[in-house]
Context: one part of a larger RNA
RNA sequence: GCGCGAACGUUGGCGGCGUGCUAACACAUGCAAGUCGUGGGGCAGCAGGCCUUCCCUUUUGGGAAGGUGCUGGCGACCGGCGAACGGGUGAGUAACGCGUAGCUAACCUACCCUAAGGAUGGGGAUAACCCCCCGAAAGGGCUAAUACCCAAUAAAGAGGCUUAUUGAAUGAUGAGCCUCCAAAGGCCGCAAGGCGCCUUAGGAUGGGGCUGCGUCCCAUCAGCUAGUUGGUGAGGUAAAAGCUCACCAAGCUACGACGGGUAGCUGGUCUGAGAGGAUGGCCAGCCACAGUGGGACUGAGACACGGCCCGCACCUACGGGGGGCAGCAGUGGGGAAUAUUGGGCAAUGGCCGAAAGGCUGACCCAGCAACGCCGCGUGGUGGAAGAAGCCCUUCGGGGUGUAAACACCUGUCAGUGGGGAAGAUAAUGACGGUACCCACAGAGGAAGGGACGGCUAACUACGUGCCAGCAGCCGCGGUAAUACGUAGGUCCCGAACGUUGCGC
Numbered sequence: 001g002c003g004c005g006a007a008c009g010u011u012g013g014c015g016g017c018g019u020g021c022u023a024a025c026a027c028a029u030g031c032a033a034g035u036c037g038u039g040g041g042g043c044a045g046c047a048g049g050c051c052u053u054c055c056c057u058u059u060u061g062g063g064a065a066g067g068u069g070c071u072g073g074c075g076a077c078c079g080g081c082g083a084a085c086g087g088g089u090g091a092g093u094a095a096c097g098c099g100u101a102g103c104u105a106a107c108c109u110a111c112c113c114u115a116a117g118g119a120u121g122g123g124g125a126u127a128a129c130c131c132c133c134c135g136a137a138a139g140g141g142c143u144a145a146u147a148c149c150c151a152a153u154a155a156a157g158a159g160g161c162u163u164a165u166u167g168a169a170u171g172a173u174g175a176g177c178c179u180c181c182a183a184a185g186g187c188c189g190c191a192a193g194g195c196g197c198c199u200u201a202g203g204a205u206g207g208g209g210c211u212g213c214g215u216c217c218c219a220u221c222a223g224c225u226a227g228u229u230g231g232u233g234a235g236g237u238a239a240a241a242g243c244u245c246a247c248c249a250a251g252c253u254a255c256g257a258c259g260g261g262u263a264g265c266u267g268g269u270c271u272g273a274g275a276g277g278a279u280g281g282c283c284a285g286c287c288a289c290a291g292u293g294g295g296a297c298u299g300a301g302a303c304a305c306g307g308c309c310c311g312c313a314c315c316u317a318c319g320g321g322g323g324g325c326a327g328c329a330g331u332g333g334g335g336a337a338u339a340u341u342g343g344g345c346a347a348u349g350g351c352c353g354a355a356a357g358g359c360u361g362a363c364c365c366a367g368c369a370a371c372g373c374c375g376c377g378u379g380g381u382g383g384a385a386g387a388a389g390c391c392c393u394u395c396g397g398g399g400u401g402u403a404a405a406c407a408c409c410u411g412u413c414a415g416u417g418g419g420g421a422a423g424a425u426a427a428u429g430a431c432g433g434u435a436c437c438c439a440c441a442g443a444g445g446a447a448g449g450g451a452c453g454g455c456u457a458a459c460u461a462c463g464u465g466c467c468a469g470c471a472g473c474c475g476c477g478g479u480a481a482u483a484c485g486u487a488g489g490u491c492c493c494g495a496a497c498g499u500u501g502c503g504c
Stems, first nucleotide, its partner, number of pairs: 001504004006500005013376006019369002021334001025332003029329003034081003039078002042074002046072003049068008088289003097215008107207002112203007120151004129141003157180010186195003216261003223252002228250008264286004268279004293310003312323001314321002340366001342365003348362001349360004379409004389400004413445001415440005423431001448493005453474003459488005469476002
């Protein structure tokens, strides 16, 4: 000098765009993942229809009670898809975790796209519901499906055998034979048709695994290891592999093993002429975690933040029950220190749905904070050899100073009134009567902070008297202090200015 997610002191007008917990400390309350009735049984509630009875009524009709799933729909239930995304945090991790370049002839991929083929016959349950009991659950009986099961079929596929071609290779491709594995002929529709179901191949997308190289400090850590390192066989996985197991043989290390400390990694960011050094907040990619430790289940996908089980802690009527904000707000606590228990699904995107649509604290907005960057304003022009006040003075004068007053003018921002968007392809706008435009009034509402001995730009007076104090370094102060305190003046920056901390 530059920089910062800053803090502190003094000061503070407006706007735009950003940004905003240190205790991975504990959490009251609300919300943050649902949806589909075009899968199903049903009918608790709502609306309508129909039936019965009664009442009012001149009539059209109106009303009440009861019944009826008949219709629209629909709480709870079965079923499907989603809930593995999105959002948060950085604890752990020095590791194939990340980065980069590759490999997978060792793999998976729901929904989506393309292509081919198929959907035959049968069966038994179970929730809701009903019954009993009950504070609640466990229990008994009935029933449905795109829920579950069995059988049939098998082009393709999988496994085995034979064979041919081919590859650097464990292999790949083709032909023949044997064996094995499907499905919801569902739902909507008058129909046409649409949406679905099953198998296979290919694609797309997303992922799993492996390898080379790179990735902090300590040698005052020098030896480490028993599934440890390799082989054979077996098991296991979507898949190679000590991944696991039996047997057999030995592995790593000064090119730093092992141990300890610290740390999420990267794109980037800051600084610097560069080389380098430092750093990883916001945004984006990857990873890890969800009170702590462990485990599996479901599923295409999890060993699963708002799922399950165990230990843990809490409540209990002792039968049992509920619990996890490192989601968005918010509270306590800690701290020098960091915001609203706001609005909206209008947009973008996500999930479900044929759709209408529903849900969405993702997101879009608004609120708070000079926390940062940027922009604007606090007026402009004229106005005396120059008022007053204040300061200095050699008492002549000098400074503040065109500064003020005063005159003329302007109208940014803020204010008042009026109009009023884009963002939205037809409908739909939270923001928002916002931005923006027009008119009106009036200089009115809007300047401070630090410094002035040298470094370093800016000097005098008074007070003080090694005191009180200053100070980044050198150093000032003991009676003439440009260095302390005050005042006038000056310098620097300006809605900021200084100080502290940290990096280069």
A computed fold for a 504-nucleotide part of an RNA from Hydrogenothermus marinus, annotated as small-subunit ribosomal RNA, 5' domain. Taxonomically the source falls in Hydrogenothermus (Bacteria, Aquificota, Aquificia, Aquificales). The full RNA is in RNAcentral, with records from Greengenes and RefSeq. Its mean pLDDT, the model's own confidence on a scale to 100, is 85.